[in-house]
Molecule: small-subunit ribosomal RNA
Organism: Limnochordia bacterium
RNA sequence: AAUUUUUUGUUUGUGAAGAGUUUGACCCUGGCUCAGGAUGAACGCUAGCAGAACGCCUAACACAUGCAAGUCGAACGAUCCUUCGGGAUAGUGGCGAACGAGCGAGUAACACGUACUUAACUUGCCCUCGAGAUGAGAACAACUACGGAGACGUAGCUAAUUCUCAAUAUGCUCACGAUGGUGAAAUUCCAAUGUGAGGAAAGAUUUAUCGCUCGGGGAGAGGGGUGCGUCCUAUCAGGUAGUUGGUAAGGUAAUGGCUUACCAAGCCUAUGACGGGUAGCCGGUUUGAGAUGAUGAUCGGCCGCGAUGGGACUGAGAUACGGCCCAUACUCCUACGGGAGGCAGCAGUGGGGAAUAUUGCACAAUGGACGAAAGUCUGAUGCAGCGAUUCUGCGUGGAGGAUGAAGCAUUACGGUGUGUAAACUCCUUUUCUGGUAGAAGACGAAUGACGGUAUACCAGGAAUAAGGGACGGCUAACUAUGUGCCAGCAGCCGCGGUAAUACAUAGGUCCCAAGCGUUAUCCGGAUUUACUGGGCGUAAAGAGUCUGUAGCCGGACAUAUAAGUCUGUUUUCAAAUACUGUGGCUCAACCAUAGAAAGGGAAUAGAUACUGUAUGACUGGAAGUUGUUGGGGGUUAGUGGAAUUUCAGGUGGAGCGGUGAAAUGCGUUGAUAUCUGAAAGAACGCCGAAAGCGAAAGCAGCUAACUACAACAAACUUGACGGUAAGAGACGAAAGCUUGGGGAGCGAACGGGAUUAGAUACCCCGGUAGUCCAAGCCGUAAAUGAUGCUUGCUAGAUGUUUUGCUCCGAUCUUCGGAGUGGAGUGUCGUAAUCUAACGAGUUAAGCAAGCCGCCUGGGUAGUAUAUUCGCAAGAAUGAAACUCAAAGGGAUAGGCGGGGGAACACACAAGCAGUGGAUUAUCUAGAUUAAUUGGAUAAUAAGCCAAGAAUCUUACCUAAACUUGACAUGUACUAUGUCCUAUGUGAAAGCAUAGUAGUCCGAGCAAUCGGAUAUGGUACACAGGUGGUGCAUGGUCGUCGUCAGCUCGUGCCGCAAGGUGUCUAGUUAAGUCUGGAAACGAGCGCAACCCUCAUCUUUAGUUAGAAUGUCUAAAGAGACUGCUUCGGUAACGAAGAGGAAGGAGAGGAUGACGUCAGAUCCUCAUGCCCCUUACGUUUAGGGCUUCAUAGAUAAUACAAUGGGUAGUACAGCGAGAAGCUAAGCCGCGAGGUGGAGCAAAACUCUAAAACUAUCCUUAGUUCGGAUUGUAGUCUGGAACUCGACUACAUGAAGUUGGAAUUGCUAGUAAUGGCGGGUCAGCUACACCGCCGUGAAUAUGUCCCUGUUCCUUGCACUCACCGCCCGUCAAACCAUGGGAGCUGAGAGCCUCUGAAGAUUCGCUAUGCGGGUUAAGGAGGAUAUUAGUGACUGGGGUUAAGUCGUAACAAGGUAUCCCUACGGGAACGUGGGGAUAGACCACCAUCCUAA
Repeated sequence: AAUUUUUUGUUUGUGAAGAGUUUGACCCUGGCUCAGGAUGAACGCUAGCAGAACGCCUAACACAUGCAAGUCGAACGAUCCUUCGGGAUAGUGGCGAACGAGCGAGUAACACGUACUUAACUUGCCCUCGAGAUGAGAACAACUACGGAGACGUAGCUAAUUCUCAAUAUGCUCACGAUGGUGAAAUUCCAAUGUGAGGAAAGAUUUAUCGCUCGGGGAGAGGGGUGCGUCCUAUCAGGUAGUUGGUAAGGUAAUGGCUUACCAAGCCUAUGACGGGUAGCCGGUUUGAGAUGAUGAUCGGCCGCGAUGGGACUGAGAUACGGCCCAUACUCCUACGGGAGGCAGCAGUGGGGAAUAUUGCACAAUGGACGAAAGUCUGAUGCAGCGAUUCUGCGUGGAGGAUGAAGCAUUACGGUGUGUAAACUCCUUUUCUGGUAGAAGACGAAUGACGGUAUACCAGGAAUAAGGGACGGCUAACUAUGUGCCAGCAGCCGCGGUAAUACAUAGGUCCCAAGCGUUAUCCGGAUUUACUGGGCGUAAAGAGUCUGUAGCCGGACAUAUAAGUCUGUUUUCAAAUACUGUGGCUCAACCAUAGAAAGGGAAUAGAUACUGUAUGACUGGAAGUUGUUGGGGGUUAGUGGAAUUUCAGGUGGAGCGGUGAAAUGCGUUGAUAUCUGAAAGAACGCCGAAAGCGAAAGCAGCUAACUACAACAAACUUGACGGUAAGAGACGAAAGCUUGGGGAGCGAACGGGAUUAGAUACCCCGGUAGUCCAAGCCGUAAAUGAUGCUUGCUAGAUGUUUUGCUCCGAUCUUCGGAGUGGAGUGUCGUAAUCUAACGAGUUAAGCAAGCCGCCUGGGUAGUAUAUUCGCAAGAAUGAAACUCAAAGGGAUAGGCGGGGGAACACACAAGCAGUGGAUUAUCUAGAUUAAUUGGAUAAUAAGCCAAGAAUCUUACCUAAACUUGACAUGUACUAUGUCCUAUGUGAAAGCAUAGUAGUCCGAGCAAUCGGAUAUGGUACACAGGUGGUGCAUGGUCGUCGUCAGCUCGUGCCGCAAGGUGUCUAGUUAAGUCUGGAAACGAGCGCAACCCUCAUCUUUAGUUAGAAUGUCUAAAGAGACUGCUUCGGUAACGAAGAGGAAGGAGAGGAUGACGUCAGAUCCUCAUGCCCCUUACGUUUAGGGCUUCAUAGAUAAUACAAUGGGUAGUACAGCGAGAAGCUAAGCCGCGAGGUGGAGCAAAACUCUAAAACUAUCCUUAGUUCGGAUUGUAGUCUGGAACUCGACUACAUGAAGUUGGAAUUGCUAGUAAUGGCGGGUCAGCUACACCGCCGUGAAUAUGUCCCUGUUCCUUGCACUCACCGCCCGUCAAACCAUGGGAGCUGAGAGCCUCUGAAGAUUCGCUAUGCGGGUUAAGGAGGAUAUUAGUGACUGGGGUUAAGUCGUAACAAGGUAUCCCUACGGGAACGUGGGGAUAGACCACCAUCCUAA
């Protein structure tokens, strides 16, 4: 809304979506962006048809050409033609041209909309009613003549429905107004059937009409007035002299300052006057759930305009788009004398612009003008043309068709996708092409531009017809190639630096479709201006506080009223649009017709609960009277003691003072210290307390005076007197300013001393303004409870101040205690509730009401400009351009702190021995080089990869060679071989050549044939790469760290991130265990299980062994806080016993989740890229071994705890056949010779320090051994570059090592030798093991380094190697000031001044003057715009300079106001805030015991 009904009800319809982006993650606040719809659009790509619409938004810029308003001969004279019927024509005259058509410049206004009003008005043509039309006269066109280039002018003639005069006057207009009426009255008003005055007319055609004149009425049209509504700006606050009103006159159709004269001084304005900017208004259109918002094309109503400005004439109507006059600008004609013109009508042209059409057809229809009519005219209109500009409809084929063809793309090489898509078969013909017929639109009749159009029928043939955008998320849709922070993309977030679903191309896919995208604009989403429907403790936002004006709001009762409010009725809000029903074009768009709701305005009739108004009355709000009490409330005056400093004097005699440490400073001219006295100024200890008072700022010794306030108590008085509060006014810390005082201490600036890289600071020594007083300014603070004021309501607990009441007790009239009220002021809080959370919670940030202030992303900026205030400093009000996609609040997990607490570690301390100094060795950097291959670089590189570079290794360099290859697999062809030998050349590899040799199986008598396998050659697939990327990877490894941690399931808490568990009290090496606890359990780690060693038992045993034993190797035992004591709830700890071993017995292996884009592509594997007669392969030589320097790790030393010489004793782990090698002999020695033994508990390699004796006696040595020379030995194919060892000789530095730094807690450090791997040899002093000798110290701590846990702050999260501030330098951008310069519009003043209007004068159809006045010239003024040398700050910009201000206690806590100072961040003084960490103490409050 419909339907039914008395209702309940039933049915149908309408109807509101979010996402991305701040973070490591989360919640919130908050902006930016997107998805939707729309358009008079434009641009890009593309395009088959039809219908309906629409089409200069810009220059109200300029316009060539044609047309857009004529008609009437039935008003008139005249001319011409004639078929004599008539027709045509310029002019006079009538009507029309004021409509229709266009445009939107101006206008913020009665312009528009809407509703009233006009008793203050007009009206041609039309309708209707009444009355009438009698006489007389005159002019001007045409025409003729003259002049002129022309426009046209001058002179003369003439008609009328042209003009003039006279007559008539029912009405009409004006004046006077009797009898009267009205009134208190008036020189008032009304007024006839009264009186007076005034003014009309036109004819035409022919017989019926059309006209003409004066009146009344109507219809339609117009003029005027009024209420309400109608943009932005207060950085426009005062405006106005015809201004506001009155009187009189004029003027008009009519009212009116509309105009003039006089009088008065008013009028408008914070409910926004005046000024500035912008704009035609509306019906409507668009969007939206709606309320709103935006808009005003097409269609319709109104207004305004017609090149710009002014003006009147004619007329019913105009101040007139296609009329006139004047001025101005522009264009055109000219015979230079003078003239003509106005497309914002329809077409069209130029121009402007991103951009908008034909110089078409017709009056057939609709409508208009004229005419009696026929008719004429009509760029109104009806149609056509152009344009995908919009909306709507249709088509580009339909059915079948798998070897899933080819091509293309991709691939894991198998396949997959395009895809039933195509081909192919059958079918159809909207559209298309050709042909035939062919309307309605037209009325009683004639008439069709559209138009041979719509439509119908026939024929032909799938024939003529698909693109655009997108594919990272939002957002539907993915792969390949190319590119390599380049080229490019991008709406936001963001992609691109060699594997890009984000760029470009291709294939594929998705969306829409004759369109698709982009751009621009509007609404929506945006509850992001919040009426519906927001907020202000910390996010933006409560004014510093109070008083109070306007305004807004207001306790309770009654009556009246009916303004608000509610209800009914009437009327209106044009049509179109929108909505509903029905109908017409094949449907739809579109069109026609009928209908209706809500809402607005006005009128009218009612209702009276609420609000308002008026009157009366009430006491609850408010105020007052009385009493009591309180207090650092205020102002003024007086006064007090302590302390500081100064001055004077005494004592005294060397320092004082100050700091982290010092110094400046003071002091023998006597300081500091101490005593006495004096002076001065400022501030008020204890009491004293989150206790009191005040509006806030703020207020403190004591006394007095004056003064304001509050609370309580009990009665009484007034009777709503109240609340809030824009403007306004008052008060308002500190700093600062002016004048005059004062000046002890402190103390900006300033000076000096320190600190420092510097130190315009922090620290120290001084010190001026100031701080104090009086008077006057200033008017701001983190002026804070970051919380506006007032009122009511909503659990509690516990303090405290003040004041009542009740009870009790006393030291008895003032105290103390308990209980219970009022008013303040604190705390707690899981009452409820609120909040984003933190938190708030009767002192609300809860639930409500009233009023005020304020907010709307960050930066620019509380800046610029303007105005007001101020002496100044400055204060108040207060933007924009530009720029960013965030800025911000709260909480969470980490990380960090020059925060706190707890625990631990050879971390420190306590010790021992070193490193850093010397020489050498090795490694590294750097340098060098043809090459000095490559990698590793804090810890976690540097005696590392490398457990062994002369060649090889080898990856590098030079030179020489090979090309299916040094190595693997396969195919085809060919040749035959296999193996081996030799020659030439060469550095070798290689190249060239010669010879020798003759595989297996099967068939066949054999020749021979077939097959297999191998090798060489040729060709092809391929091999090969220690080439790149460890930031594409696997695997492996290092490190934190053998640190005790890292997680999960379920439950619980939180909106969520997340928390809890994992915390707390103990304990442990340990998240080890125990108790508690919203947790209960579990997993990976810890521990244990494994190996070695220490003790014992048993068994066995050769190479060991006389035997037990030792030894070897196999099986067992043993240790568990088991036992005792003490402490403890327990876990556990301490001590002890026994025991080989005691609390993890010692050592090893074992390395959680993860971190470092840690290391390695040169062990290996591997993606991608790269090389392919070379970046592959081979060979020779060289290099990796260089050498000014620096670093790392070691060895050896510096000596007497030693060195030399001589003597002498004792191991273990291991190794050995291309090996270990004995005895013996030779050599000074390395070694040689020799060859026994041994594949090993058998043989060999095989000890040193120690111990004994002796020499050396503190020295560069009998220490130390580098370096160098000579001569040798060994390995090897070869020791030059470049090996080790031996002998003789040589005999360097070095006398214990600066700053700094390393290792180690017991068989450890230190010290002594031995073995092994690699290996021909060796650079080994290295590395991996072994045994011998064998200590000291610690039983503590968190100071350094580092780790773990808890807590706290954070602006960090790439996580403090973090973040981040300002100057300076550079580039770019917008902007302020600016000597000025150039415009624009507006008003004002002076002069000049056309036409027209009005008026005056005169010699008057004219001439001259005055006033107003468009325009012109000049001037002063304000406003506004552009520009401007120079200049100010601001913003932006991978790698500039200086510092380090902030974030942690940010290393001086930070911040606010103010003042001074400084390269800069900033520093310092005064007052204030906590939005400061940490510790201690005191106080207060709460909770528990």